[in-house]
RNA sequence: GAUGGCGCUGCGAGAGAGACCGGCACGCCCGGCACCGAAGGCGCAAGCUCGCUCCAAUCGCUCAGGUAAAAGGAUCGCAGCGGCGGC
Numbered sequence: 001g002a003u004g005g006c007g008c009u010g011c012g013a014g015a016g017a018g019a020c021c022g023g024c025a026c027g028c029c030c031g032g033c034a035c036c037g038a039a040g041g042c043g044c045a046a047g048c049u050c051g052c053u054c055c056a057a058u059c060g061c062u063c064a065g066g067u068a069a070a071a072g073g074a075u076c077g078c079a080g081c082g083g084c085g086g087c
Base pairs, nucleotide, nucleotide: 001087006082007081008080009079010078011077012076013075018033020032021031022030023029034067035066036065040063041061042060043059047054
């Protein structure tokens, strides 16, 4: 010092599912049923092992979150910043 990868930030793109029903002091409030999975969380395979353990996801579960808009949103692209390893 370039690149790659990691984290954060900004911009752009970004799915799914009731603008459900009832109550009321009308509050993003309370209760109820139905549904979604791509915040987060939890679970599992092959494999390694004597065995245990470890063990991933866009798979599964739906605790949480969500089901008009807004916000959020895994992930992708671009840019900036930070620090790490190797060279």
Glycine riboswitch aptamer from Nevskia sp., 87 nucleotides, folded computationally. The organism belongs to Nevskia, within Bacteria. Its Rfam family is "Glycine riboswitch aptamer". Rfam's curators write: This family represents the bacterial glycine riboswitch. It was read from a public genome assembly, where an Rfam model found it. Model confidence (mean pLDDT): 81 of 100.